[in-house]
The RNA shown here (small-subunit ribosomal RNA) has 1492 nucleotides and comes from an uncultured bacterium. It matches the Rfam family "Bacterial small subunit ribosomal RNA". Gene Ontology terms of the family: structural constituent of ribosome and ribosome. A reference for the family is Cannone et al. (2002), "The comparative RNA web (CRW) site: an online database of comparative sequence and structure information for ribosomal, intron, and other RNAs", BMC Bioinformatics. The coordinates come from a structure-prediction model, not an experiment, and the mean pLDDT is 84. RNAcentral holds the sequence, with entries from ENA.
RNA sequence: AGAGUUUGAUCCUGGCUCAGGACGAACGCUGGCGGCGUGCCUAACACAUGCAAGUCAAAGGAAAGCAACUUCGGUUGUAAGUACUUGGCGCAAGGGUGAGUAAUGUAUAGGUAAUCUGCCCUUAGGACUGGCAUAACCUCGAGAAAUCGAGGACAAUACCAGAUGAUGCAGCGGGACCGCAUGGUCAUGUUGUUAAAGAUUUAUCGCCUAAGGAUGAACCUAUAUCCCAUCAGGUAGUUGGCAGGAUAAUAGCCUACCAAGCCUACGACGGGUAGCUGGUCUGAGAGGAUGAUCAGCCACAUUGGAACUGAGACACGGUCCAGACUCCUACGGGAGGCAGCAGUGAGGAAUAUUGCGCAAUGGGCGAAAGCCUGACGCAGCAACGCCGCGUGGAUGAUGAAGUUCUUCGGAAUGUAAAGUCCUUUUGUAGAGGAAGAACAUGUCGGUUUACCGGCACUGACGGUACUCUGCGAAUAAGCCACGGCUAACUCUGUGCCAGCAGCCGCGGUGAUACAGGGGUGGCAAGCGUUGUCCGGAUUUACUGGGUGUAAAGGGUGCGCAGGCGGGCUUAUAAGUCGGGGGUUAAAUCCAUGUGCUUAACACAUGCAUGGCUUCCGAUACUGUAAGCCUAGAGUCUCGGAGAGGAAGAUGGAAUUUCCGGUGUAACGGUGGAAUGUGUAGAUAUCGGAAAGAACACCAGUGGCGAAGGCAGUCUUCUGGCCGAGUACUGACGCUCAGGCACGAAAGCGUGGGGAGCAAACAGGAUUAGAUACCCUGGUAGUCCACGCCGUAAACGAUGAAUACUAGAUGUUGGAGUGGUUAAUCGCUUCAUUGCCGGAGCUAACGCAUUAAGUUGACCGCCUGGGGAGUACGGUCGCAAGAUUAAAACUCAAAGGAAUUGACGGGGGCCCGCACAAGCGGUGGAGUAUGUGGUUUAAUUCGACGCAACGCGCAGAACCUUACCUGGUCUUGACAUCCCGAGAAUUUUCUAGAAACAGAAAAGUGCCUCUUUGAGGAAUUCGGUGACAGGUGCUGCAUGGCUGUCGUCAGCUCGUGUCGUGAGAUGUUGGGUUAAGUCCCGCAACGAGCGCAACCCUUAUCGUUAGUUGCCAUCAUUAAGUUGGGCACUCUAGCGAGACUGCCGGUGUCAAACCGGAGGAAGGUGGGGAUGACGUCAAGUCCUCAUGGCCUUUAUGACCAGGGCUACACACGUACUACAAUGGCAUGUACAAAGGGCAGCCACUUCGCAAGGAGGAGCCAAUCCCAUAAAACAUGUCCCAGUCCGGAUUGGAGUCUGCAACUCGACUCCAUGAAGUUGGAAUCGCUAGUAAUCGUGGAUCAGCAUGCCACGGUGAAUACGUUCCCGGGCCUUGUACACACCGCCCGUCACACCACGGGAGUUGGUUGUACCAGAAGCAGUUGAGCUAACCUUUUAGGAGGCAGGCUGCCAAGGUAUGGCUGGUAACUGGGGUGAAGUCGUAACAAGGUAACC
Repeated sequence: AGAGUUUGAUCCUGGCUCAGGACGAACGCUGGCGGCGUGCCUAACACAUGCAAGUCAAAGGAAAGCAACUUCGGUUGUAAGUACUUGGCGCAAGGGUGAGUAAUGUAUAGGUAAUCUGCCCUUAGGACUGGCAUAACCUCGAGAAAUCGAGGACAAUACCAGAUGAUGCAGCGGGACCGCAUGGUCAUGUUGUUAAAGAUUUAUCGCCUAAGGAUGAACCUAUAUCCCAUCAGGUAGUUGGCAGGAUAAUAGCCUACCAAGCCUACGACGGGUAGCUGGUCUGAGAGGAUGAUCAGCCACAUUGGAACUGAGACACGGUCCAGACUCCUACGGGAGGCAGCAGUGAGGAAUAUUGCGCAAUGGGCGAAAGCCUGACGCAGCAACGCCGCGUGGAUGAUGAAGUUCUUCGGAAUGUAAAGUCCUUUUGUAGAGGAAGAACAUGUCGGUUUACCGGCACUGACGGUACUCUGCGAAUAAGCCACGGCUAACUCUGUGCCAGCAGCCGCGGUGAUACAGGGGUGGCAAGCGUUGUCCGGAUUUACUGGGUGUAAAGGGUGCGCAGGCGGGCUUAUAAGUCGGGGGUUAAAUCCAUGUGCUUAACACAUGCAUGGCUUCCGAUACUGUAAGCCUAGAGUCUCGGAGAGGAAGAUGGAAUUUCCGGUGUAACGGUGGAAUGUGUAGAUAUCGGAAAGAACACCAGUGGCGAAGGCAGUCUUCUGGCCGAGUACUGACGCUCAGGCACGAAAGCGUGGGGAGCAAACAGGAUUAGAUACCCUGGUAGUCCACGCCGUAAACGAUGAAUACUAGAUGUUGGAGUGGUUAAUCGCUUCAUUGCCGGAGCUAACGCAUUAAGUUGACCGCCUGGGGAGUACGGUCGCAAGAUUAAAACUCAAAGGAAUUGACGGGGGCCCGCACAAGCGGUGGAGUAUGUGGUUUAAUUCGACGCAACGCGCAGAACCUUACCUGGUCUUGACAUCCCGAGAAUUUUCUAGAAACAGAAAAGUGCCUCUUUGAGGAAUUCGGUGACAGGUGCUGCAUGGCUGUCGUCAGCUCGUGUCGUGAGAUGUUGGGUUAAGUCCCGCAACGAGCGCAACCCUUAUCGUUAGUUGCCAUCAUUAAGUUGGGCACUCUAGCGAGACUGCCGGUGUCAAACCGGAGGAAGGUGGGGAUGACGUCAAGUCCUCAUGGCCUUUAUGACCAGGGCUACACACGUACUACAAUGGCAUGUACAAAGGGCAGCCACUUCGCAAGGAGGAGCCAAUCCCAUAAAACAUGUCCCAGUCCGGAUUGGAGUCUGCAACUCGACUCCAUGAAGUUGGAAUCGCUAGUAAUCGUGGAUCAGCAUGCCACGGUGAAUACGUUCCCGGGCCUUGUACACACCGCCCGUCACACCACGGGAGUUGGUUGUACCAGAAGCAGUUGAGCUAACCUUUUAGGAGGCAGGCUGCCAAGGUAUGGCUGGUAACUGGGGUGAAGUCGUAACAAGGUAACC
């Protein structure tokens, strides 16, 4: 410090996710030791048991028991100054918890002149004389108990009275000093009033008064202190005053009276949440989150209320009352409060011992010893955290074994192990063994009561830490990950299953992503996961973001508050800046040291930033105050343009309706029609009348207005703007939350009006449907007046205002100036409105003086998509609705701009038998053949739009053959290796359908050596196991080959340039071509694969060569048969020829095109081979090759028979026809190219024929197949199911072949079906082509209507590119990129999820009114009761108590509201879901442009 993820790719915007750190954690797996810390975050839920607050030279003071004595009644001693009691001090500290509390709190800084303070310290003074009670105790009584009552006795440092007394307190005086107001301090005069306690070891401690200090507490002020405005108004003791009361003290703190205030958008009031801080975590910081442990403050103690005591409480282990709960009970009554330490239950994912000790530190009491202390010190439990240590070290190659992988060679684990030599932290056993301890006390000493030193005594932890010795590698390693992010890879299993996953995403048979193994990486006594916080996130932006199109400028203006504000001078010093003082507790952080073996940890010392406060200083800027200025702003004068606004008046054209005339059959409307109108006279046309609405031409990116918007003409009223002038005012300005006003269309209300148009509606069409588009009608509405509504894609998708920053060219309205008599032309300038363009900006597109550039100031708005501009609540509205405006849930994207493609029922240009123009077919018939389907034991398999279907198959009777049935074999039909035996081989017989099995006979070879033998090569048989075999699966694991777009003209690269980039340029443009063919131009210049050419063939000629070819001349023959010849044809080698080369025209002086000449051939002459980058997961695992999987007495191999040839049917491709341009018969003529030895077969002969029997030639320019046919000539048939057509069937044969039954071809005789030119639709072909005619070949024993090839005869038509199909280039749109066979919307149906409404119902909380009124306090009364004091004493008084009453008041109750939860029949929309239903709305002109 970044990374992954939207796309085919790119840049941007933007969210989601990850890597880091942290934790009072929990869970999973694992676990050796020690140190230091930490440990109920949940139920402030309920608690058994024990302990957590007592103590004391003030006072009283037992008993049991024991002992002694005894008169047996008891006494004394001890227990014991104990228990218990009165009294003093403490119990308000320490300890716990965080419920409440948003301010009666906390933090920081101040104030108290408005206060108190026990114990402690200092100073001064004092403590006199008396008195009355009472507890424990004793006696009696009540009660189950708790406890209580009556009587009796006595003490105090308990209580009371009196005395004394001030610098105290209170009242009344004057004085000095001080202060910010009230006022304070000091001294003083006078009157009144107030105090005490003793104890003892005789040294001290205690008591009272006053003043001061210290400590602690109380109150007040300022500032800061969470979220919600869908909480906007709140408040009657409320705000203030006066008087009184209360308090330690100020104050509405309380009461009476008076006034009507007080708080609030700088957020009152209300609601929600929360203890606050030092700090802690994170972060570069600013910040954000948090408030465990430690420390400060606050609050609370079962819930609510209340006071008492006290220096201090409204009191955790006190009291009283009320409520809930628990316990005891004799039912009458009582007792209790762990949020103290342990512990229990419950809750929960989850948090420890009913331990030891007061030895240390601290606290209470005490003079002290001491006692008490779950504070505290220690130990126990827990890897909960941090830190440290260990699980061994060195050596060790046969690179052991095992395991894993493998290309089978090996590689890895791996110096790892074993082995050898060492060490001993830890462990175990034994021995020694601390510091923490010095106070106090005792004692000794120092000149001493204070103080210091020595000695003695005191340790829970603990026989612990630590040290030493023995033993022995011995006792000690796991967890997670390994697709990318992110370090680390392979095998097996699984097969969209099981599963993984933080995000992207893996898994559908080769998974580095699942599971296991091996290996590797990371961390390590831990490792992962989950949760939470910060970070990354500049993703709320103060530091540090945006707003034309990504989310985001308010519809527009006016304008209060607020924010900001021109120039000069002076003053001030609030902001600002500098310096000083105070404070910011300690701890923490940081720095430097020290101590534990180190570290964690602990201790010591110290700095700094910042905050608040205060004092002094500075004055540039801002503020404030005062004065001045004119550049901003405004006023004035003179001109100017304008659909600016309101009201009134008025005009013509057109539409419609009505009246009248003319006139006759249609009109109207559409893509085409129909509905509709019309013979009752329409439409058309002429004349007249009425009514309403809108204003042609002018008219213009022209004008005006803030926006919405504004258009005939005239008049009246009226707002703003511009120019020129310079006279005046003197900053009067800009912006603007709330507020106010305006605000298209539609809509609403009331009343008018209504010609045209026209939602709704009706009818007609269209359509699968058509609640639409089209047509005919037609009502609201559109118009006017008044009033509402308040929204629009209200858009420049661009807030308003100021200043500055190159230009070029238009437009509108002014002004000035020059030329000209003028029209008019030019220049300068102000304002308006456009287009282009530079810098700059921008993600790009683009903007660009009318900024989206550069500055500073103000306002609105945004923070992923969906849910949703929705719900609820509020406000407004008559309603429709508007405005303000969430959440649950869900997704990993949604989006902007640009790029390349693809596509478009977008555009332009161009091509092709693409259409058109023609010729001939297919589709109808019969047959052949292939396919589907069906059938079957099997009908083997593959191929499926073009680009499967006479295709693989250039040829299924057996074989082929892969299929079926049956019979057989198991190292195998085939290959290699090993062992044994035999040469090989040939012939015959038996059984069987054959395979196969059995038997017999013949036969023994070749090579080498160490030669009665052994070995080898080839081969056969038998055996063993490695293995063979598979037309079994996967063409979606593959190679190779092939089809197709398409013989279409395209596809790319290097360098350069442009662009942030994907990419572009080149390759586009203007011409031209069959062509990215060529030329010109051009930020491109070149190049490659394609095109063309080179190759083959064909067309002309030359030359060479003449046998098997040829024959002009000579001879010869039946015949080029032979001699001869090589001229010609031909054959096959080498050459020539054609190149837009020449001429004319057109064209850009080009490329090229058009025409012409010559030429056998003319503009690639005809044909072939040749197929760019790529597309279709196209086809083929059954040609071959091949990964993986499957099979192994079978999915392999052999054999026989069957099947691939089936047959209600459908389709494709062909053949033959339907006839006279023909059939039949006879005659006659002319090819090319092929093939031939298991062959072609002349010729002769037999057969009607297929063919048979003989048989010459030919391994081929020699012989043979082999007569070419159509054509031509003659004859016949005469339009008919025929002398057409030949299917089908019967019979007889021939040939091939082991074998023609299933299932061959051919021949002959007989038979003679459908069919009379073929619906919708559809195919081929542009010249030697179509059409037509025959010939040959491959395969092959035999079998072609198929395929491949050959020649013969030989046409018609093309105006042209509008349309159909396919393709190329450019351009445009796009929401497509699996690319239109794309994408995608809504209803409905089903399932699930969250939410809203909902008759109600049930909780919580709170307000108001009233009732009620415990305990307590205050007041009042007090006829009952009453020790201290007084008196005039049978008693009275003072004072007091019980009781009563009144006031306040908690719980409780009644009634009625607010707010907020849960739940609910039913209901509403929303989201998600696999391949559901219906349509096709959007994206292309999306087929009616889309959208608001």